RNA sequence: GCAGGAGACCAGACGAUCGCCGGCGCGAGCCCCACGGGUUCGCGCGGGAGGAAAGUCCGAGCUCCGCAGGGCAAGGUGCCGGGUAACGCCCGGUGAGGGUGACCUCGAGGAGAGUGCCACAGAGAAGAGACCGCCUCGCCUCGCUCCCUUCGCGGGGAGCGACGCGCGGUAAGGGUGAAACGGCGGGGUAAGAGCCCACCGCGGCCGCGGCAACGCGGACGGCACGGCAAACCCCACCUGGAGCAAGGCCGCGUAGAGGGGCGACGCGCCGCACGAGAGUGCGUCGUGUAAGGGCUGCCCGCCCGAGGCCCCUGGGUUGGCCGCUGGACGCGCACGGUGACGUGCGCGCUAGAGGAAUGAUCGUCGGCCUCCGCGGGGUGACCCAGAGAGGCGACAGAACUCGGCUUACGGUCACCUGCGACC
Numbered sequence: 001g002c003a004g005g006a007g008a009c010c011a012g013a014c015g016a017u018c019g020c021c022g023g024c025g026c027g028a029g030c031c032c033c034a035c036g037g038g039u040u041c042g043c044g045c046g047g048g049a050g051g052a053a054a055g056u057c058c059g060a061g062c063u064c065c066g067c068a069g070g071g072c073a074a075g076g077u078g079c080c081g082g083g084u085a086a087c088g089c090c091c092g093g094u095g096a097g098g099g100u101g102a103c104c105u106c107g108a109g110g111a112g113a114g115u116g117c118c119a120c121a122g123a124g125a126a127g128a129g130a131c132c133g134c135c136u137c138g139c140c141u142c143g144c145u146c147c148c149u150u151c152g153c154g155g156g157g158a159g160c161g162a163c164g165c166g167c168g169g170u171a172a173g174g175g176u177g178a179a180a181c182g183g184c185g186g187g188g189u190a191a192g193a194g195c196c197c198a199c200c201g202c203g204g205c206c207g208c209g210g211c212a213a214c215g216c217g218g219a220c221g222g223c224a225c226g227g228c229a230a231a232c233c234c235c236a237c238c239u240g241g242a243g244c245a246a247g248g249c250c251g252c253g254u255a256g257a258g259g260g261g262c263g264a265c266g267c268g269c270c271g272c273a274c275g276a277g278a279g280u281g282c283g284u285c286g287u288g289u290a291a292g293g294g295c296u297g298c299c300c301g302c303c304c305g306a307g308g309c310c311c312c313u314g315g316g317u318u319g320g321c322c323g324c325u326g327g328a329c330g331c332g333c334a335c336g337g338u339g340a341c342g343u344g345c346g347c348g349c350u351a352g353a354g355g356a357a358u359g360a361u362c363g364u365c366g367g368c369c370u371c372c373g374c375g376g377g378g379u380g381a382c383c384c385a386g387a388g389a390g391g392c393g394a395c396a397g398a399a400c401u402c403g404g405c406u407u408a409c410g411g412u413c414a415c416c417u418g419c420g421a422c423c
Stems, first nucleotide, its partner, number of pairs: 001419005007413004012365007020048002023045010050395001054406002057404005062243004069300004074239005079093005094108001095106004109234002114232002116228003131174002133170003137166003141162009182200002185197003201223001202221002205218005247322004257313005264289005270283005292304004329348008367392005375384003
């Protein structure tokens, strides 16, 4: 200097003019329910978007469903150990994969509980398989050598070899495929094969280290029926539902509308009436109940429950206030921990809009690019280059709030890895 890796921080600054939102204090006016509150105006002092406010993907706080229990379904996570309010997040580690490396990634439980899939190609895709090839044997043809016979031609036999065919053996070599029923070297064999042996791999067993995932070592066993579970599934753990448009209060206003359903029964106290009495009837209250409703998928179970109830249709209000910002909060220091983080002490209050507030203009500085060139270097080609001019300056706006993840994006700082050159 170039190329990479992983991290921290910033997110324009200053000034001027005009303009917004909210808080606190003071003053004045008006209104009211006159303790006090509301509203208008003026003055003063502070405050006012983000690291992602985005995506709505997770987890929670909070609110409601009556105090929400058990199970099924459904969904989520999935190596080990920690952190946290919790999480699918974060930290550390193990194993596997990628990279020369710094580092990065992981779909990380179970394939012998069961079901299913592995197209095409290929002989054969999970007890499957012989296409090419190799080998033993048999047969036909041909060649060579040898032997026997014949006067010779010819005939017969044996061995070796070649082509072809057939029975059998083979799964080492070749081919197909994403993947071929262990790999590699040797022995052995007719040729071969874990058939045998050494090493690697695999399997349980034993020992050591580690909380553990797991790692290292040892002896033994020829050991093999593969892959896919981000296929269905099994196993372990977790999950009630809905959500701030949650929910609460006030006001206004209509239609106290229309239709439908069940309105039943038991027990107890009291009162009244009847009755000689037992008891009967009615009423108030209480307590039950599966007609009905609720527990936001279902079942059990639980709750409300005889009426001011339930269901359907329709109508009115779309106003104001609260919720709405003090928190698992922020910052600093010390200690503990490899770290995530925790503990203690101290300091601080940092937007709450309500169709939605922080904007506009000007000037200076700052960063990048282009032009020009005071000046400098060089033998030269050329190179550096003050002042000056022009242009550009990222992603992008809270809406109940936090902890995360993911995506978008400009700049600064130091650290680590690789390559090259110079001193």
Predicted 3D model of a 423-nucleotide RNA (Bacterial RNase P class A) from an uncultured delta proteobacterium. The sequence was found by an Rfam model in a public genome assembly. The model forms 98% of the base pairs in the Rfam consensus.